[in-house]
About this RNA
A computed fold for a 73-nucleotide RNA from a Fusobacteriota bacterium, annotated as transfer RNA. It matches the Rfam family "tRNA". By type it is a transfer RNA. From the family's description: Transfer RNA (tRNA) molecules are approximately 80 nucleotides in length. Lineage of the source: Bacteria > Fusobacteriati > Fusobacteriota.
């Protein structure tokens, strides 16, 4: 120094033509239970790395930057 790939809820991660941002676990309340476990029902949690851009509208598409990995020289 080039290519490519990935950054999304506390943790793993999905988001497939650009149309309401979810899933597991975990977390809390409640319900069962004599008490834990386990089980069920609900709720809490998000500047989608970070700044622009395009658009009626961006996780998603373009421009630059950070940071992780891998390949090249």
């Nucleotide at each position: 120094g080039c290519g490519c790939g990935g950054a999304u809820a506390g943790c793993u991660c999905a988001g497939u033509u650009g149309g309401u941002a979810g899933a597991g676990c975990g977390c809390a309340a409640c319900c069962u239970u004599g008490c834990c476990a386990a089980g069920g029902u609900u709720g809490a949690g998000g500047u989608c790395g970070c700044g622009g851009g395009u658009u009626c509208g961006a996780g998603a598409c373009c421009c630059g930057u950070u940071c992780c990995a891998c390949g090249c020289u």